[in-house]
Context: one part of a larger RNA
C1' cells in the first nucleotide's frame, strides 16, 4: 500500500455547532476541462518475449517484429462528470393555522418527613443486632402533645409515558426562552449531506473563592465478628452532599450499534397531531386512513452463533472517526492543557 472490517472476538470520537475539503436533485443550450475514437511526433541503445540466422551443439552474439502499458500535438464526438446561462419544486427553507411536553433560564409560594431549640404530660428505660456491646437517658431521655427554626428533597400520579444533540430533566405558580410535530401548499428556488483542524455543551467525583450544613456520609473513632478483620454489622462522625462565581473535560459518557438519504411482508400495544364513518347527543367513546414519536413479535435477508429485522445488525449510495495478536501500557519520552489532582496526544525494548 491492497483488501477486510468496527452491538457481544480489536475497532463508532461522550454529543453538538460548524470552516477547509469530500459528495450533492430535475429540464433546456452552450463549451469541451476530465472521458472516448482516430491520425502524427516521441517514448536512446541493451535487457524482456516471439521468430529466423551464426560458431559442431548450447551457453553466447546477430538480424527482424513486439514490447516501452507513457507522454506531447491535432481532428472528431458530446452520453457522464466539471464549468457557465436559463428554468423547474420533488430535496431544504419560510409563512400561515393549531398541538402535546420532569427541553433551558430565573424569581416567588406549598404541604409531607427529618433533626434541634423552648413548653406541658409522664417514668425507667431507649437504641441497636444473627446475638451484642459501644452510644444515649433520673442534669428526666425514648413515648406523646403544642409553638418556634433550619436545611435538603419533592410521596401519590408515574407509565418498555413524555421532553431533550448529548450529559440529563419530576411539588406549584409566574416571567424570558431553544426545539419538535401536523395540517395548508402561499413563498424561496438547490439555498443540500457530511465535515479534518477549530468552538462550545458536557453525570459522578474533585480543585478554588465565598456562602450554608437538615438528613445522608468517604477519612477517621469506638463497639461486635474473626485465627486475624486495616472489612461485611452497629454507634458516632469531618469533608463532601446544597448555593454563586470560576476551573477540571472525564465515565459500563451504552442501544457497547457514527451521521444523511433511498429501498425492502407483515402483526400487535402505547403516544401526539390530521381526515373519515358510525354510537349518540356535545362531553366522549368505537372503527378505518394518514403523517410522526416510541415498545413487543415476527418473514425475506444478514450474522460465527446469540441475535438483528422499515427505530436494520437487510439491500444500496455519500462523508467523517476508528481497528490490524497477549503482556509491556493508556506506560515512558517530549509536545500541549491545568491551581492541582491529572487529562489529550502516545511508543518502544523486551518477552509469550
Nucleotide at each position: 500500500u491492497u483488501g477486510g472490517g468496527c452491538g457481544u472476538a480489536a475497532a463508532g470520537g461522550g454529543c453538538g455547532c460548524g470552516u477547509a475539503g469530500g459528495c450533492g436533485g430535475a429540464a433546456u443550450g452552450a463549451u469541451a476541462a476530465g472521458u472516448u475514437a482516430g491520425a502524427g511526433g516521441u517514448g536512446a541503445a541493451a535487457a524482456c518475449u516471439a521468430u529466423a540466422a551464426g560458431c559442431u551443439u548450447a551457453a553466447c552474439u546477430u538480424g527482424u517484429a513486439g514490447c516501452c502499458u507513457g507522454c506531447c500535438u491535432u481532428u472528431a464526438a458530446a452520453a457522464c462528470u466539471g464549468u457557465c446561462a436559463u428554468u423547474c419544486u420533488u430535496g431544504a427553507g419560510u409563512a400561515u393555522g393549531g398541538a402535546a411536553g420532569a427541553g433551558g433560564g430565573a424569581a416567588g409560594u406549598g404541604g409531607a418527613a427529618u433533626u434541634c431549640c423552648u413548653g406541658g404530660u409522664g417514668u425507667a428505660g431507649c437504641g441497636g443486632u444473627g446475638a451484642a456491646a459501644u452510644g444515649c437517658g433520673u442534669a428526666g431521655a425514648u413515648a406523646u402533645c403544642a409553638g418556634g427554626a433550619a436545611g435538603a428533597a419533592c410521596a401519590c400520579c408515574g407509565g418498555u409515558a413524555g421532553c431533550g444533540a448529548a450529559g440529563g430533566c419530576g411539588a406549584c405558580u409566574u416571567c424570558c426562552u431553544g426545539g419538535u410535530c401536523c395540517a395548508u401548499a402561499a413563498c424561496u428556488g438547490a439555498c443540500g449531506c457530511u465535515g479534518a483542524u477549530g468552538c462550545g455543551c458536557g453525570a459522578a467525583a474533585g480543585c478554588g473563592u465565598g456562602g450554608g450544613g437538615a438528613g445522608c456520609a468517604a477519612a477517621c473513632a469506638g463497639g461486635a465478628u474473626u485465627a486475624g478483620a486495616u472489612a461485611c454489622c452497629c454507634u458516632g462522625g469531618u469533608a463532601g452532599u446544597c448555593c454563586a462565581c470560576g476551573c477540571u473535560g472525564u465515565a459500563a459518557a451504552c442501544g457497547a450499534u457514527g451521521g444523511g438519504c433511498a429501498c425492502u411482508a407483515g402483526g400487535u400495544g402505547u403516544u401526539g397531531g390530521u381526515c373519515c364513518c358510525g354510537u349518540u347527543c356535545c362531553a366522549a367513546c368505537g372503527g378505518g386512513a394518514u403523517c410522526g414519536g416510541u415498545g413487543c413479535c415476527g418473514c425475506a435477508g444478514c450474522u460465527a452463533a446469540c441475535g438483528c429485522a422499515u427505530u436494520a445488525a437487510g439491500u444500496g449510495c455519500c462523508c467523517c472517526g476508528c481497528c490490524u495478536g497477549g503482556g509491556g501500557a493508556g506506560u515512558a519520552c517530549g509536545a500541549u492543557c491545568g491551581c492541582a489532582a491529572g487529562g489529550u496526544u502516545g511508543a518502544a525494548a523486551c518477552u509469550c

A computed fold for a 352-nucleotide part of an RNA from a metagenome, annotated as small-subunit ribosomal RNA, central domain. Model confidence (mean pLDDT): 86 of 100.